[in-house]
Molecule: small-subunit ribosomal RNA
Organism: Phycisphaerae bacterium
RNA sequence: CAAUCGAAGAGUUUGAUCCUGGCUCAGAACGAACGCUGGAGGCGUGGCUAAGACAUGCAAGUCGAACGGUUGCGUUGUAGCAAUAUGGCGCAAUAGUGGCGAACGGGUGAGUAAUGAAUAGGUAACGUGCCCCGGUCACAGGGAUACCGCCGGGAGCUUCGGCUCCCUUUGCGAAAGUGGUGUUAAUACCUGAUGACAUCCUCGGGUGGCGUCAUCCGAGGCUCAAAGGGUGGGGACCUUCGGGCCUGCCGUACUGGGAGCGGCCUAUUUCCUAUCAGCUUGUUGGUGAGGUAAUGGCUCACCAAGGCGACGACGGGUAGCCGGACUGAGAGGUUGGCCGGCCACAUCGGGACUGAGACACUGCCCGGACACCUACGGGUGGCUGCAGUAACGAAUAUUCCGCAAUGGGCGAAAGCCUGACGGAGCGACGCCUCGUGGAGGACGAAUUCCUUCGGGAUGUAAACUCCUGUAAGGUUCAAGAAAUCGAGGACGGUGAACAGCCGUCCGAGUUGAUCUGGACCCUAGAAGCAUCGGCUAACUCCGUGCCAGCAGCCGCGGUAAUACGGAGGAUGCGAGCGUUGUUCGGAAUCACUGGGCUUAAAGGGCGUGUAGGCGGCCUAGCAAGUACUUUGUGAAAUCCCCGGGCUCAACCUGGGAAUGGCUUGGUAUACUGCUGGGCUUGAGGCGGAUAGGGGUGCCUGGAACUCUAGGUGGAGCGGUGAAAUGCGUAGAUAUCUAGAGGAACGCCUGAGGCGAAAGCGGGGCACUGGGUCCGUCCUGACGCUGAGACGCGAAAGCGUAGGGAGCAAACGGGAUUAGAUACCCCGGUAGUCUACGCCGUAAACGAUGCGCACUAGGCUUUUCUACCUCUGACGGUAGGAGAGCCGAAAGAAAACCGGUAAGUGCGCCGCCUGGGGAGUACGGCCGCAAGGCUAAAACUCAAAGGAAUUGACGGGGGCUCACACAAGCGGUGGAGGAUGUGGCUUAAUUCGAGGCAACGCGAAGAACCUUACCCGGGUUUGACAUGCUAGGAUUAGCCCUGUGAAAGCAGGGUGACGCGGUUUACCGUGGAACUAGCACAGGUGCUGCAUGGCUGUCGUCAGCUCGUGCUGUGAAGUGUCGGGUUAAGUCCCUGAACGAGCGAAACCCUUAUCGUUAGUUGCCAGCGCGUUAUGGCGGGCACUUUAGCGAGACUGCCGGUGUUAAGCCGGAGGAAGGUGGGGACGACGUCAAGUCCUCAUGGCCUUUAUGCCCGGGGUUGCACACGUCCUACAAUGGGAUGGCACAGAGCGAUGCGAGACCGCGAGGUGGAGCAAACCGCAGAAAACAUCCCUCAGUACGGAUUGCAGGCUGAAACUCGCCUGCAUGAAGCUGGAAUCGCUAGUAAUCGCGCAUCAGCUACGGCGCGGUGAAUAUGUUCCUGAGCCUUGUACACACCGCCCGUCAAGUCAUGGAAGCUGGUAGCACCCGAAGUCCGCCCAGCCAACCGCAAGGGGGCAGCGGCCGACGGUGAGACCGGUGACUGGGACUAAGUCGUAACAAGGUAGCCGUAGGGGAACCUGCGGCUGGAUCACCUCCUUU
Repeated sequence: CAAUCGAAGAGUUUGAUCCUGGCUCAGAACGAACGCUGGAGGCGUGGCUAAGACAUGCAAGUCGAACGGUUGCGUUGUAGCAAUAUGGCGCAAUAGUGGCGAACGGGUGAGUAAUGAAUAGGUAACGUGCCCCGGUCACAGGGAUACCGCCGGGAGCUUCGGCUCCCUUUGCGAAAGUGGUGUUAAUACCUGAUGACAUCCUCGGGUGGCGUCAUCCGAGGCUCAAAGGGUGGGGACCUUCGGGCCUGCCGUACUGGGAGCGGCCUAUUUCCUAUCAGCUUGUUGGUGAGGUAAUGGCUCACCAAGGCGACGACGGGUAGCCGGACUGAGAGGUUGGCCGGCCACAUCGGGACUGAGACACUGCCCGGACACCUACGGGUGGCUGCAGUAACGAAUAUUCCGCAAUGGGCGAAAGCCUGACGGAGCGACGCCUCGUGGAGGACGAAUUCCUUCGGGAUGUAAACUCCUGUAAGGUUCAAGAAAUCGAGGACGGUGAACAGCCGUCCGAGUUGAUCUGGACCCUAGAAGCAUCGGCUAACUCCGUGCCAGCAGCCGCGGUAAUACGGAGGAUGCGAGCGUUGUUCGGAAUCACUGGGCUUAAAGGGCGUGUAGGCGGCCUAGCAAGUACUUUGUGAAAUCCCCGGGCUCAACCUGGGAAUGGCUUGGUAUACUGCUGGGCUUGAGGCGGAUAGGGGUGCCUGGAACUCUAGGUGGAGCGGUGAAAUGCGUAGAUAUCUAGAGGAACGCCUGAGGCGAAAGCGGGGCACUGGGUCCGUCCUGACGCUGAGACGCGAAAGCGUAGGGAGCAAACGGGAUUAGAUACCCCGGUAGUCUACGCCGUAAACGAUGCGCACUAGGCUUUUCUACCUCUGACGGUAGGAGAGCCGAAAGAAAACCGGUAAGUGCGCCGCCUGGGGAGUACGGCCGCAAGGCUAAAACUCAAAGGAAUUGACGGGGGCUCACACAAGCGGUGGAGGAUGUGGCUUAAUUCGAGGCAACGCGAAGAACCUUACCCGGGUUUGACAUGCUAGGAUUAGCCCUGUGAAAGCAGGGUGACGCGGUUUACCGUGGAACUAGCACAGGUGCUGCAUGGCUGUCGUCAGCUCGUGCUGUGAAGUGUCGGGUUAAGUCCCUGAACGAGCGAAACCCUUAUCGUUAGUUGCCAGCGCGUUAUGGCGGGCACUUUAGCGAGACUGCCGGUGUUAAGCCGGAGGAAGGUGGGGACGACGUCAAGUCCUCAUGGCCUUUAUGCCCGGGGUUGCACACGUCCUACAAUGGGAUGGCACAGAGCGAUGCGAGACCGCGAGGUGGAGCAAACCGCAGAAAACAUCCCUCAGUACGGAUUGCAGGCUGAAACUCGCCUGCAUGAAGCUGGAAUCGCUAGUAAUCGCGCAUCAGCUACGGCGCGGUGAAUAUGUUCCUGAGCCUUGUACACACCGCCCGUCAAGUCAUGGAAGCUGGUAGCACCCGAAGUCCGCCCAGCCAACCGCAAGGGGGCAGCGGCCGACGGUGAGACCGGUGACUGGGACUAAGUCGUAACAAGGUAGCCGUAGGGGAACCUGCGGCUGGAUCACCUCCUUU
């Protein structure tokens, strides 16, 4: 100097958006574990589970300078030759007595929610060994005891006392252990003496304090001590020769003080649970006593009846606490392993002893469990010390070295002990450091991977060249961690002393378990793990095919997977990397900092009010809060800062800062608080007015209804969508009269009034609550809110007693329906009404708690007051109190709210924290019951939700179109046939198309071919393409033979070409071909859900979009809406829009009129020729016509109407009139629409076959069903030998084919003409004229069948068409239903063409002829467009979705019981042991006593308490449980259709009844109901 830094988000609800809200991720950390991998070192760290059990070793001893002995060694005496015996001295060792220690150190966290901990205090209520300082003393005696010795048996002898000998040991006992007897020492023990500055008592005096008191001085009294021991040295003197004595050191006793360490007490703080609300009898206090070092119910006796608790007692669960640690921007949250402080525990439970200290981890006693030993009699043990073992577990180390260092115990010391400690070992468990090489090296080797086949990536990476040498390894050298001890010496102190001892210094010598440093040598030898869809850095190929698998969330995988698995590549980190678990963060997702409650979760149904919280103006005092300052504390370590030491770092270390807290004293007094005084504006009172469905009771009224009686009357009434049940000739309904009864109160009536809410409505009376206005006389903050508490509280429901007209759950019947436990109808009981008593809930809603204040306005309305004008209600202005609407600012996710706030603030209460489970279970409280209040968890999902947006949809609304309906005409559906399809059949009946928009469709031609199918035969580089290699003249082409159904196979004959060389016959070579082989061909095999292209459809519907601007947080909106108009988003007007694009229209083709140009193959008016006749010919192009170019039509003109517009209506002119008719043309998009079998194409599959060739068969099969057509059923018709007229558009060379001839005919013969305005096909038909048929299965109809023919074609059997003759079926106009068409249309008639050898064509595509009817209109059906509304739909109503039942899985509640645990209660038993008492009949050294004996002690006995144990009744918490209840979840189960649209009966809430189920019905309530009409109000003009 410094100690001060610092906050990020993302994914996921939707078609999209904003919000709410949960889930998930990215970060950091760890005593970790698991997977793969692993070079070195340093520093840390390591049984979190079974406080479960432990083998083995070690973890607390030491002192001979306290004591008597014993043993060993050395030395030296005596006896003996010696062994040996017995002494002295010295040294060493040490079992015992004794002292100190063993209460420390070390471990663990079971218990403990307070006897604990932390912080701050108190002790005037206490203790203290060792240590330090000070004072004083240590006198005289005594008796024991451990140690040690002995104890047995046998034999012999014996005087019976014993002796001798023997027995490896020799009291008893297996052992542990233990008895008897004898003897001995002390710093062991005991007695006496002495003694105060000690304790206590008494008296006197002083000081102090905070009450009991503390302290000091003086006097008197009681009581209490010791070891003069050990040791070193020493002159004189004495001696029993030990010593006395002197001196040093150590030790002992008493005492005062200190330090340090303890005991006790107080305050504050210290987890969850109220589904624990009341607890307590030593309990709370007092008096006295006991006990303790000491206070105290700590214990006891007596007395009193207290004490604690919503500020959470008591109970239950969990937990050692703290310094700190992790995380976090912080505030917080979580945690308490290692290190440090405190506590608790030591196998479980109880107890005391000893001691300064323990109720004692490796002490004692008792009880229990367990384990071990045992001779069965009895004993022993306690690793939660260090190692270690098995067990448990996902999981945690060596039975290591050393006391060298630090520390501890003992000792005078040397020293001994020390699993404390110092070290090492093991483990990537963590942090830190280092390395695995450095430089150069290619347009870039190889491998591998990808590829668009060109190339790209791996990649300077490697190889290769040069260099270095960390660290490991080897060799060698050196220093440090050392301080100690210590012979010897110097100085100082003590002392009589030069001795001895002590201190300081020097110092020969001496102490290392373990670790470290330097130099040299040598060699490039040591990298993995995870990830790569988004979040989140990093992409391709192959395999797989909703399989295998992945996944933190969203989600991937069903044949092209950047998501699975592998590979290549890439990214990240790196001796590690991932995964799992846990904590904090992100999460403002419990919000103190820093959230909310109209609709998302959330305001109590409403009031009165207790505690509590908060509280008006002025003033004085105090100083509790508060602010500043100050004292002490906040241990050390940690964190932070500045330094220092290991090469750095981690790590270690010095100093500092910090430690929000508590505490001492002081100062300040604005604010809060407390106390006192005052005030009136908050609040209340008083007086006078006033509005009102406010409440309660009593009385009373009319209308309606039902019933009863009577009259009139005579067949129906009633009810519905339509009916029926029901009532009625026994007289209903209807109507009149009279009477009875109960309930509700029309008009007034109003979004008007009153009330706290629920709620309150005829009239009168009585009683009664509240509000408002005016006056401003009084009180003087009396106020606001309000947990608990208390009261009120719709409807339904319950109890008792009444009442009962109408209505009406349940119930009965009738309908409807697939069913109808409903909706509709006929009846009908509880109930609805009254009184009293319960219940206590509603969508009890403004989904909006109460109070106060402030913040633009406008309009309406109720009521009060004042003034003005007037008086008639009324009107105007101003001021209050209510009730409504619209709006500024502000707020809000938005919708919206907006002085009646959801704005801005304050005070208080209630409530919320994802959805489901569930407002459920259990428990408690309340209730007669129904039930209410309080209120979870397991499990499960990734959402659930709010508002708004765009669509889509509605059995919502409005407007408008369309052959959509209606008005018409003709059909289909019935028949027969044709054709397509389904189905069936089959060897095959190839494949595709499937509502409209598949079904005379692909197919504009299936006998073979086609052909894709089936059977059979054959073939394999192939029927077809390209390339390569080899061969060689084999060959191509042509001819022939055999075999065969053919294809093919086998064989024979003939037989070439170009170029060059050289030479006339060869050589070389080449192209095509062939053979063999290799690449490859081929596939109508699969996927139209991988695709291109093409097509259908909505739909020729009028729509679909964009730019800029504006509005909205945004999705989006506006424009494109509105008013007119149109065929049209066509045009016009308005308008926050202005413009533009794709569509519509127009441009194009065709048709209708005219002009012009041009006339051949067309035409023929006029002129001419010719013909029976005909433009046949000359000629002409006028007309028609052909085909080019033009004109024409534009609402242009007139009138009306309309907004002066757009336009519409009518008219004129015109060939044509309002897009003239027709066509081509088809917006953005939809349908994963159709097509891989037209073609193209990705991928997959196949390759002697799924390819290719051939023969035959099939696609034509037939109980049946459907679609599209044809022909009919007849007379508007049919037939006719006949007659007769008029088209258009096409086609023709392998073709059309004339005239002519043959045939009844199909057709044949023949071949003129024609590549065609020339020739041909080619006759149009209906129509028209005439005749016949005369209503019948026919002269209708033509199927079917027979016979005979014709044509095409290799070939008509399966399976062609046509002709003639014969046959002559069904069918007499077609059920439900359904199709087309608005004018040259429908209907009807024929003609042509494509395909094609022919044709199953009645189909398709064109062409012309004849040629109608109807449209009042938009209610309905269908479809469409626009606007609007609702929505729980968005795969978009073919949507979504509810409940029962059935199946599987999971968790959970109840339950007869069974079972375990916890804490108490009552009683029984009662160990050890303290205490008390008895006995002192047993035993005993110290004292007294001569003795006897006494005192005292021990033993014994009794009592209280008392652990374990037992019995009993309950409480609480679990486990299990036949059966049972609901719940959750689960691609395709059953029944219905409840909800979302008016969801087809609007829905929902409460309640009650009923029902398979969703649900239905009654009563009351809500709008969070659509639609239409009306009323009122508002906004704008």